[in-house]
Context: one part of a larger RNA
RNA sequence: CCAUGCUGAAGGAACUAGGCAAAUUGCUCGCGUAACUUCGGGAUAAGCGAGACCCCAUGGCACGCAAGUGUUGUGGGGUGGCACAGACCAGGGGGUGGCGACUGUUUAGUAAAAACACAGGGCUCUGCGAAAUCGAGAGAUGACGUAUAGGGUCUGACGCCUGCCCGGUGCCGGAAGGUUAAAGGGAGAUGUGAAAGCAUUGAACUGAAGCCCCGGUAAACGGCGGCCGUAACUAUAACGGUCCUAAGGUAGCGAAAUUCCUUGUCGGGUAAGUUCCGACCUGCACGAAUGGCGUAACGACCUCCCCACUGUCUCCAGCAUGGACUCA
Numbered sequence: 001c002c003a004u005g006c007u008g009a010a011g012g013a014a015c016u017a018g019g020c021a022a023a024u025u026g027c028u029c030g031c032g033u034a035a036c037u038u039c040g041g042g043a044u045a046a047g048c049g050a051g052a053c054c055c056c057a058u059g060g061c062a063c064g065c066a067a068g069u070g071u072u073g074u075g076g077g078g079u080g081g082c083a084c085a086g087a088c089c090a091g092g093g094g095g096u097g098g099c100g101a102c103u104g105u106u107u108a109g110u111a112a113a114a115a116c117a118c119a120g121g122g123c124u125c126u127g128c129g130a131a132a133u134c135g136a137g138a139g140a141u142g143a144c145g146u147a148u149a150g151g152g153u154c155u156g157a158c159g160c161c162u163g164c165c166c167g168g169u170g171c172c173g174g175a176a177g178g179u180u181a182a183a184g185g186g187a188g189a190u191g192u193g194a195a196a197g198c199a200u201u202g203a204a205c206u207g208a209a210g211c212c213c214c215g216g217u218a219a220a221c222g223g224c225g226g227c228c229g230u231a232a233c234u235a236u237a238a239c240g241g242u243c244c245u246a247a248g249g250u251a252g253c254g255a256a257a258u259u260c261c262u263u264g265u266c267g268g269g270u271a272a273g274u275u276c277c278g279a280c281c282u283g284c285a286c287g288a289a290u291g292g293c294g295u296a297a298c299g300a301c302c303u304c305c306c307c308a309c310u311g312u313c314u315c316c317a318g319c320a321u322g323g324a325c326u327c328a
Stems, first nucleotide, its partner, number of pairs: 001323008010314002014312001019309001027051005036041001038157001052079012080084001092307004097302002099299002104116002120155007132141003158294004163224003168221002170217005177212003183206002188201005225243005252286001253283001264280005
């Protein structure tokens, strides 16, 4: 010096990206316990007290005819120690916010999460030799199931909700019309031949799906404007004009896991706060199942604050064990 342990004056997070690590707490009984809540919870919330041993008194229960034995309480008095849940074992706690409802699952060997799954919700396909999938096929799964079933896809408990656009793309429907392949059809044309013929070529017309066309459909893929003016201070603009669009973003939320400018501005917390919380709205570039906004409970998740606690630190010191090092 390294690793692993143990102890520490005064202070107590000043350490640090961050209380990382360590310390605190820890059991049983009694008392007591907030907001919020889906009335189940939250909750071992928080917080407070007791606990060894001896003596006395007095109950319960089991067994027993009884004496009694065993066990479990309650009340009072006392004894010893630094310490009585005496070692070991054995939750630190509280508050705010974000995300995900939850228990689960995951990158075997850098990621356990806000990712995946989930119950619930929607759309869509499928009438059974089902759809879908595997196989060249026979065949198999689906399923010894039958639309309260099975497949695909999106969303993701619950609560309140889920606005407008079908122009583009997709899907669905459409006995017309246009276009359209092979095929059918043969008006004709050409070569050759004396001819019959043989051979080549070939217009009209008939002719499917598809595409065009006409509709529907957004919990299908997706999309959801600009400029100018206007109120008796100023400012702002309920109001008006105009251009464009398929339609111009509704509710709710908003400097947000989204805000560039930005450490926005105001308020709170600190002596001091680029983080945090509450507001504002100027949303560079939120927004409604690529779901929107809330939400009790839950989380080895993330953020901020407080109490307790501590060698994290001020600032290091000592001890133990094993290495390193020296010698053999």
This is a predicted structure of a 328-nucleotide part of an RNA (large-subunit ribosomal RNA, domain IV) from a Cytophagaceae bacterium. Rfam family: Bacterial large subunit ribosomal RNA. For this family Rfam cites "Crystal structure of the ribosome at 5.5 A resolution" (Yusupov et al., Science, 2001). Gene Ontology terms of the family: ribosome and structural constituent of ribosome. Taxonomically the source falls in Cytophagaceae (Bacteria, Pseudomonadati, Cytophagia, Cytophagales). The RNAcentral record of the full RNA draws on ENA. Its mean pLDDT, the model's own confidence on a scale to 100, is 90.